[in-house]
The RNA shown here (transfer RNA) has 72 nucleotides and comes from a Candidatus Altimarinota bacterium.
Its Rfam family is "tRNA". Rfam describes the family as follows. Transfer RNA (tRNA) molecules are approximately 80 nucleotides in length. By type it is a transfer RNA.
NCBI's taxonomy places the organism under Bacteria, Bacteria candidate phyla, Candidatus Altimarinota.
């Protein structure tokens, strides 16, 4: 340096163009309980960044950024 995939909450992962971006674990508030554990309700939290295309982007498309892999 050429190729090829990934990039969504703290974290694992859905959303295959149609609008509130979900859910499970964490954490946080409450309820329960003599406490804690187990449960139970509830709130909060995310699309790597800039264009493009579309009436409409996480989703197609260019380019950067970052990560993993294979190449000599």
């Nucleotide at each position: 340096g050429c190729c090829c995939c990934c990039g969504u909450a703290g974290u694992u992962c859905a959303a295959u163009g149609g609008a509130u971006a979900g859910a499970a674990c964490a954490g946080c508030g409450c309820c329960c309980u003599u406490c804690u554990a187990a449960g139970g309700c509830g709130a909060c939290a995310a699309u790597c960044c800039a264009g493009g295309u579309u009436c409409g982007a996480u989703u197609c498309c260019u380019g950067g950024c970052g990560g993993g892999g294979g190449u000599a």